[in-house]
RNA sequence: CUCUUAUCGAGAAAGGUUGAGGGACCAGGCCCUGUGAAACCUUAGCAACCAUCCUAAUUUAAAUGGAGAAGGUGCUACUUCCUGCCCAUGCUAAAGAAGCAAGGGGAAAGAUGAGAA
Numbered sequence: 001c002u003c004u005u006a007u008c009g010a011g012a013a014a015g016g017u018u019g020a021g022g023g024a025c026c027a028g029g030c031c032c033u034g035u036g037a038a039a040c041c042u043u044a045g046c047a048a049c050c051a052u053c054c055u056a057a058u059u060u061a062a063a064u065g066g067a068g069a070a071g072g073u074g075c076u077a078c079u080u081c082c083u084g085c086c087c088a089u090g091c092u093a094a095a096g097a098a099g100c101a102a103g104g105g106g107a108a109a110g111a112u113g114a115g116a117a
Base pairs, nucleotide, nucleotide: 002116003115004114005113006112007111008110013043014042015041016040017039021032022031023030026084027083028082029081044076045075046074049072050071052067053066054065080109085106086105087104089101090100091099092098
């Protein structure tokens, strides 16, 4: 880097170094930020994907059931901050084209875990 699969409205921050950007990319919007962004380090925490353990109708095996948080990851502003593409709805428009608005479903893209090549 590619593929498969599960999840993504919950949860959880202090200190230090540093010093201007940041919320993945592009566009628009909305936000955060010298009362200190991003990054790195330390400590703390959250969650329960993997792993671990328990359970199982008659033997064996077996979670999609359950437990805890010592291990491997991950995460700790805003729904993955929102929209963008498709479907359906409403408004403007004689109609169409087109535009606008808010919420719903799906896709795409992305993030993370597990697995594969």
Molecule: SAM riboswitch aptamer (S box leader)
Organism: Ignavibacteriae bacterium HGW-Ignavibacteriae-2